Context: one part of a larger RNA
RNA sequence: UGACGGGGGCCCGCACAAGCGGUGGAGUAUGUGGUUUAAUUCGAUGCAACGCGAAGAACCUUACCUGGCCUUGACAUGUCCGGAACCCUUGAGAGAUCGAGGGGUGCCUUCGGGAACCGGAACACAGGUGCUGCAUGGCUGUCGUCAGCUCGUGUCGUGAGAUGUUGGGUUAAGUCCCGCAACGAGCGCAACCCUUGUCCUUAGUUGCCAGCACGUAAUGGUGGGAACUCUAAGGAGACUGCCGGUGACAAACCGGAGGAAGGUGGGGAUGACGUCAAGUCAUCAUGGCCCUUACGACCUGGGCUACACACGUGCUACAAUGGGCGGUACAAAGGGUUGCCAAGCCGCGAGGUGGAGCAAAUCCCGUAAAACCGUUCGUAGUCCGGAUUGGAGUCUGCAACUCGACUCCAUGAAGUCGGAAUCGCUAGUAAUCGCAGAUCAGAACACUGCGGUGAAUACGUUCCCGGGCCUUGUACA
Numbered sequence: 001u002g003a004c005g006g007g008g009g010c011c012c013g014c015a016c017a018a019g020c021g022g023u024g025g026a027g028u029a030u031g032u033g034g035u036u037u038a039a040u041u042c043g044a045u046g047c048a049a050c051g052c053g054a055a056g057a058a059c060c061u062u063a064c065c066u067g068g069c070c071u072u073g074a075c076a077u078g079u080c081c082g083g084a085a086c087c088c089u090u091g092a093g094a095g096a097u098c099g100a101g102g103g104g105u106g107c108c109u110u111c112g113g114g115a116a117c118c119g120g121a122a123c124a125c126a127g128g129u130g131c132u133g134c135a136u137g138g139c140u141g142u143c144g145u146c147a148g149c150u151c152g153u154g155u156c157g158u159g160a161g162a163u164g165u166u167g168g169g170u171u172a173a174g175u176c177c178c179g180c181a182a183c184g185a186g187c188g189c190a191a192c193c194c195u196u197g198u199c200c201u202u203a204g205u206u207g208c209c210a211g212c213a214c215g216u217a218a219u220g221g222u223g224g225g226a227a228c229u230c231u232a233a234g235g236a237g238a239c240u241g242c243c244g245g246u247g248a249c250a251a252a253c254c255g256g257a258g259g260a261a262g263g264u265g266g267g268g269a270u271g272a273c274g275u276c277a278a279g280u281c282a283u284c285a286u287g288g289c290c291c292u293u294a295c296g297a298c299c300u301g302g303g304c305u306a307c308a309c310a311c312g313u314g315c316u317a318c319a320a321u322g323g324g325c326g327g328u329a330c331a332a333a334g335g336g337u338u339g340c341c342a343a344g345c346c347g348c349g350a351g352g353u354g355g356a357g358c359a360a361a362u363c364c365c366g367u368a369a370a371a372c373c374g375u376u377c378g379u380a381g382u383c384c385g386g387a388u389u390g391g392a393g394u395c396u397g398c399a400a401c402u403c404g405a406c407u408c409c410a411u412g413a414a415g416u417c418g419g420a421a422u423c424g425c426u427a428g429u430a431a432u433c434g435c436a437g438a439u440c441a442g443a444a445c446a447c448u449g450c451g452g453u454g455a456a457u458a459c460g461u462u463c464c465c466g467g468g469c470c471u472u473g474u475a476c477a
Base pairs, nucleotide, nucleotide: 001477002476003474004473005472007471008470009469010468011467012466013465015461016460019425020424021423022422023421026316027315028314029313030312031311032310033309034307035306042053043052064302065301067299068298070296073125077124078123079121080120081119082118083117086103087102088101089100090099091098092097107114108113127291128290130289131288132287136285137284138280139279140278141276143274148187149186150185151184152183153182154163155162156161167178168177169176193268194267195266196265198236199235200234201233202232203231204230208225209224212223213222214221239262242256243255244254245253246252318418322377323376324375325374326373327372334365335364336363339358340357344353345352346351384415389410390409391408392407393406394405395404431453432452433451434450435449436448437447
């Protein structure tokens, strides 16, 4: 000087407390451990691994296994030889691959040849998701959006170092004020950026419809309008600016006015010096090592989907604030040409048919659901719950056996609110309800967004956890 303390002081954070809802019990989805396996590819492992890499494993992907097959190679550059490329038919084979037959002659040209592409030969070389993240770059997590981390000059100290950065107040903040052997400065904080909340101006189609007409069974449907909503560009607005009080005449705090909004208005992006030899050699790049008729390459089939079990994260429930049936409202944000797919018709349905429109404020996905109104059920393993299984189908796709999703009929398991323990959340939040998107042929209960309905509680900081500042002790560095 740090680090540590079951030392002290001050102060924060859904850290506790006060509340609301969960997890832990059931079934199931998914990830992991373990076990099994020819293989169950690899990585991630306290917080900060475990619905994680994977925004989507039937083949492919795919890295694993079995068998078959290739050796200048699936891919790159260079040399030489031949042929344009390419297309069609056909035999063997699980395919990779190995043959057979036919068509075809392009572009540039100094007519030598050349460019692209294909086949062959030899060699330089290719190739490796092989190892080392403890050789590395880059990227990322974490402490933590915590308020800290430093420097120049000066001063003090023999020196390591100190000072500044401590102190008195204050703040979300090393934020600001005052004081001070310090005076300044940098990276952080804040602001500048995006979005949302109010108003104004401009603009008015594909969006809008108050007033005036026309028309319809109905609809901004039509003429028209530019008010309103909205769209999207510009501006205004919030700054402790004003008033009162407290304070040290300061910074600031408390209350009030005005205001759509008040003291950082809400949300996001933004992550200092560093820590964990944290994570990643399997995104990529890369040193070293290793393989080179194989640790490289191609293909078929299988596996990554196994299953006594254990754990994590979800979903669905155990019901009446509910289940069923009928009626009837109200979103936002997205996506669409290899695409979204309307009306009509067929099917109980998944879906099929059909073909209009739309490269989209125009057309389509597209009826939002919970809610509301009416009715039924009456506390029961039930008209709760839906696992499991049987049968019949639909769709995607060469192909749904291993191993897809969905539909219909039948079946109707566990489960009556969950031990010890443990998690999230302070407001348009929790809880609850649906919608969309990325990936994607198909395949979400996950993920990322979007809106609808919409709470309870916070006395307080003694305690648990994490953190900041000052101080103290130390056999620690």
Small-subunit ribosomal RNA, 3' major domain from Prochlorococcus marinus, 477 nucleotides, folded computationally. The organism belongs to Prochlorococcus, within Bacteria. Model confidence (mean pLDDT): 86 of 100.